This is a predicted structure of a 322-nucleotide part of an RNA (large-subunit ribosomal RNA, domain IV) from Sulfobacillus sp. hq2.
The coordinates come from a structure-prediction model, not an experiment, and the mean pLDDT is 90.
Its Rfam family is "Bacterial large subunit ribosomal RNA".
Context: one part of a larger RNA
RNA sequence: CUCUCGUUAAGGAACUCGGCAAAUUACCCCCGUAACUUCGGGAGAAGGGGGCCCGGCGGCGUCCGCCGCCGGGGGCACUACAGCGGCCCAAGCGACUGUUUACCAAAAACACAGGUCCCUGCGAAGUCGCAAGACGCCGUAUAGGGGCUGACGCCUGCCCGGUGCUGGAAGGUUAAGGCGAGGUGUGCAAGCACCGACCCGAAGCCCCAGUCAACGGCGGCCGUAACUAUAACGGUCCUAAGGUAGCGAAAUUCCUUGUCGGGUAAGUUCCGACCCGCACGAAAGGCGUAACGACUUGGGCACUGUCUCAACGAGAGACUCG
Numbered sequence: 001c002u003c004u005c006g007u008u009a010a011g012g013a014a015c016u017c018g019g020c021a022a023a024u025u026a027c028c029c030c031c032g033u034a035a036c037u038u039c040g041g042g043a044g045a046a047g048g049g050g051g052c053c054c055g056g057c058g059g060c061g062u063c064c065g066c067c068g069c070c071g072g073g074g075g076c077a078c079u080a081c082a083g084c085g086g087c088c089c090a091a092g093c094g095a096c097u098g099u100u101u102a103c104c105a106a107a108a109a110c111a112c113a114g115g116u117c118c119c120u121g122c123g124a125a126g127u128c129g130c131a132a133g134a135c136g137c138c139g140u141a142u143a144g145g146g147g148c149u150g151a152c153g154c155c156u157g158c159c160c161g162g163u164g165c166u167g168g169a170a171g172g173u174u175a176a177g178g179c180g181a182g183g184u185g186u187g188c189a190a191g192c193a194c195c196g197a198c199c200c201g202a203a204g205c206c207c208c209a210g211u212c213a214a215c216g217g218c219g220g221c222c223g224u225a226a227c228u229a230u231a232a233c234g235g236u237c238c239u240a241a242g243g244u245a246g247c248g249a250a251a252u253u254c255c256u257u258g259u260c261g262g263g264u265a266a267g268u269u270c271c272g273a274c275c276c277g278c279a280c281g282a283a284a285g286g287c288g289u290a291a292c293g294a295c296u297u298g299g300g301c302a303c304u305g306u307c308u309c310a311a312c313g314a315g316a317g318a319c320u321c322g
Base pairs, nucleotide, nucleotide: 001317002316003315004314005313006312007311008310010308011307014306019303027051028050029049030048031047036041038151052073053072054071055070056069057068058067059066060065074078086301087300088299089298090297091296092295093293094292098110099109114149115148116147117146118145119144120143126135127134128133152288153287154286155285157218158217159216162215163214164211165210166209167208168207171206172205173204177200178199182195183194184193185192186191219237220236221235222234223233246280247277258274259273260272261271262270
């Protein structure tokens, strides 16, 4: 010096991306516990007090014994070893318990009850297989398969022009095929072989509708109010329709450390607002939400060798000799 431990004056996060690590807390009994809430919870909230031994007394009880009151005593220390929650406030995401990258990711990813759409009438749809056959299912639409969303609460706007799907006894287009005017070759001919207009010919496509919790989409310019500014208002162009509610510098904001407020002595982070949303937005769901989380972010109390700033000690290495 390295590893694993122990202790430390004063300070107490000044360390650091970040309290990472460590320390604190810890058991039982009593007191006492807020916002919020889906009334279950939050709760072991938080925060206090007590705990050993001896004597006396009381209450309960079936002998064991349990509970309590008063007085006294010892130790640094009475959950005397070991083992054994640190706590609080606020925000994001995901409702939750679960699941996952066997060996760098445990999560806000997956799943999930619940919601909704589509398919399926049973020899079902769907899946595996060349088939036979099998699963579905010894089930039968309160069933089975598929897609999206993801508890709960309040809700889920406008667009069917394009694409998809569904429906549509008309019309257009149209293959094989049918019919066959007409024609070609050959033959003396009968015939044989061949070409063949018009017309009749399905599905599909065109066409007409419906459908967005189907794929998807949801504007621009100019002017205007008695300070200024802004524009409820007007004009015009375009569109299938021009983004409603709610939210908003956000896990989304480039400019940006936006501006204001809060917190700090000081805050590119954080919280609350504002709204000029580069480029939120309603089941690729929108906005909330008690509880939950080895998730993420900010703050605080307690506590500490993380640090100021290092020291000493223990064991094992390193080093020297063998």
Record summary: The full RNA is in RNAcentral, with records from SILVA. Taxonomically the source falls in Sulfobacillus (Bacteria, Bacillati, Clostridia, Eubacteriales).